[in-house]
Predicted 3D model of a 76-nucleotide RNA (transfer RNA) from a Nevskiales bacterium. Lineage of the source: Bacteria > Pseudomonadati > Pseudomonadota > Gammaproteobacteria > Nevskiales. Rfam family: tRNA. By type it is a transfer RNA. Its mean pLDDT, the model's own confidence on a scale to 100, is 82.
RNA sequence: AGGGCGGUAGCUCAACUGGUAGAGCGGCGGUCUCCAAAACCGCAGGUUGGGGGUUCGAAACCCUCCCGCCCUGCCA
Numbered sequence: 001a002g003g004g005c006g007g008u009a010g011c012u013c014a015a016c017u018g019g020u021a022g023a024g025c026g027g028c029g030g031u032c033u034c035c036a037a038a039a040c041c042g043c044a045g046g047u048u049g050g051g052g053g054u055u056c057g058a059a060a061c062c063c064u065c066c067c068g069c070c071c072u073g074c075c076a
Base pairs, nucleotide, nucleotide: 001072002071003070004069005068006067007066010025011024012023013022019056027043028042029041030040031039049065050064051063052062053061
């Protein structure tokens, strides 16, 4: 330098390829318990990496930039 994959909640990942952004764990509150753990119930938490575009509608499609991993190549 070229190519491929990825970036979504604090963490790990979904979202049936355009139509309400979700789960598990974690956190907080409650029930239970002498207390705690476990279990059960509930709650909060998101500029979907940034910017722009297409569309009635974008996490998804297009352009560009940033970051991570992998492959190929170049210089030393």